[in-house]
Order: sequence, then structure tokens, then C1' cells
RNA sequence: UGGGUCGGCCAGACGGUCGCGUCACCUUCGGGUGCCGAGGAACGUCCGGGCUCCGCAGAGCAGAACGGUGGAUAACGUCCACUCGGGGUAACCCGCGAGAAAGUGCAACAGAAAGUAGACCGCCCCUUUUAGGGGUAAGGGUGAAACGGUGGUGUAAGAGACCACCAGCAGUUCGUGUGAGCGAGCUGGCUAGGUAAACCUCGUUCGGAGCAAGGUCAAACAGAGAACGCUAUGGCUGCUCGUCUAGUUCUCGGGUAGGCCGCUAGAGGAUCGUGGUAACGCGAUUGACGAGAGAGAUGACCGUCUCGGACCUUCGGGUCUAGACAGAACCCGGCGUAUCGGUCGGCCCAUCCA
Repeated sequence: UGGGUCGGCCAGACGGUCGCGUCACCUUCGGGUGCCGAGGAACGUCCGGGCUCCGCAGAGCAGAACGGUGGAUAACGUCCACUCGGGGUAACCCGCGAGAAAGUGCAACAGAAAGUAGACCGCCCCUUUUAGGGGUAAGGGUGAAACGGUGGUGUAAGAGACCACCAGCAGUUCGUGUGAGCGAGCUGGCUAGGUAAACCUCGUUCGGAGCAAGGUCAAACAGAGAACGCUAUGGCUGCUCGUCUAGUUCUCGGGUAGGCCGCUAGAGGAUCGUGGUAACGCGAUUGACGAGAGAGAUGACCGUCUCGGACCUUCGGGUCUAGACAGAACCCGGCGUAUCGGUCGGCCCAUCCA
């Protein structure tokens, strides 16, 4: 210098005029002044919670989720580190990562045969010899994949039938690591394909409903009929047991839909220190504290600066333009998706110079 890879931050600023909203203060009750006022994803509603309610929320089943090991966290399907496998020269990236000798299923076509499979060609032997019978799975063919590989012994021809070496598998010993694992040795001829993001088995976890949850105040009304039940056909809970309770459901008809709370001070933010490889934890300081709307505010204009873009250029510069994705609604931790740009840094590879 070029290419690659991983991560962090920002998402305009200042001033003025007018307009809107919460809060605080003042008020002659008309209003006035001041501070503040939409994100990195506020989107998706995919996970996890906080919170609220369900009269016992308990047990089991069903169902669902997760799935290498160890940690972080309020928790998670999230995050960090390591390990195994795969990709890459590497930095780094990816993984629905437990189990296939518990069972079931699936793999078109081709092929003899696709799993305790199988003999088409071939090789060998026999015979009643152009045909038949027997043996074989080393060679060939088919296929994505064909019951380990190489070399030998042996055989009628062959074959782990046997042997040496190697690979895998099983058992076992030692070392190392918290562990998953990794390394080394010994024994065994055992060679037992793939697929579980197919059903399934194993292990771990899980009450339900949700801010339209719920609480409170005020106002208004008009009841009628029927069924079931009171040892439940109601609630907890999809089902069973259990438990609680005296009402539950349907039809016709009438009234109300208002106000306040929940609603923003927190598993919080910022700065510094400290422990840890890291995720993250601990401590100190700081600031009344950074929207709380309620059919739902957070806007418009002007000027200057700044980033980017377009056009022109006599290359000095000039003119125009806030410009992607996008909009809080109880709150928080994640994940996924969209996106104009700017900026900072770590690491890897290549080349060149010192």
C1' cells in the first nucleotide's frame, strides 16, 4: 500500500421566530415564565422475564421447548470460553453437536443385491457336455453409497480362513484437563452403511391468562322465560385424581361505555476503581433523573457551521439539498429483519521499504 476478517461509537450542532405536550413556579384565571420532549432498530411479536389477576395454583398424564463441556444472567431458545466435526493459506466462520447392537420408517432410477442384503459378468470343480449342477465373493459392472485397506500364506478357485502392517470398533492401563476431551500403551480378527431439522428412546426445564392484565370513584337501568345443579355439566387446568365453592348456562328486552390510578426512579444511566481470558460481577461517586401521550404531543420557517450527495467549473471554487431504514403507548434483557452514511480499532494474508 492492497485485499480479507472481527468488533466499538455516532445518526447532526448552534441561534432566532411561531406552534404543540408533560412537569414546576407564578397568575388579574385570560394566561405567563422555565426545563425537557421519538430509535439503533422504537419495526417483527420470535423467546425470556418484571408486574397483575385466577380461593389452595398440589400430583400425574398429555403437550411443548432445549440437547458437546464449563461458566454468565432475574431468566432465556440469549451471551462468553473451551472442545469435537466441517470450510478456509490464515485471521476467522458454520453446527437443531445425546442415542442407529431398543424398535419402526425412508433412500427415485440403476443394480444380482441397499442391511443379519445378494450372484449379472467372471473364476474353479463335476457331469448325462454348447446344457445342467455345485463352490466362491478376491476381479469387473451398476450406483451417491455395495460388510475395512495394502502385501503375503493358503486354496480346486477364493475368502480375516490365517499372518504382518495400517484404519475403525470394543475392552483396559497410564498421563493430562473442573469437564467435554486429548495423548501414549496393551489385548481382541470384532469389522455391526446412511438418515433421528423422520417417528422414536434418553436427559433437563415448563401452572394459566394477560396492561384490552387489573384497581378505584361516580353515574344509569327493568326485567321476563327456560335448562341443569346444590354429593357439580361451575372455578383452579387441555385431561384424570385432588381441592374450593352455591350457583352455572341459554333466549328475549333495557341502561351505562365517564374520571383517576396502573404509567415511568429502574434486574436503571454516566464516570472512576477493582476481580475475571471473556460474558459479566463488586465497590465508590454523581444527577430529582434524561417523553409519559390518551384517537393519542414531540412540528414548521429563517440564518450559520458540519457530514454526505447532485450539477457546474477558469480546478481557486460556486449553486442546490438534512438526505437511508424508519415513529414511543406498561417496562426491561435478547434474537431476527431493514438501512443513507461517517468514524475508530484489533487480527490475518500478499507486496514493497527501512

The RNA shown here (Bacterial RNase P class A) has 354 nucleotides. Rfam family: Bacterial RNase P class A. Rfam classes the family as a ribozyme. The model forms 98% of the base pairs in the Rfam consensus.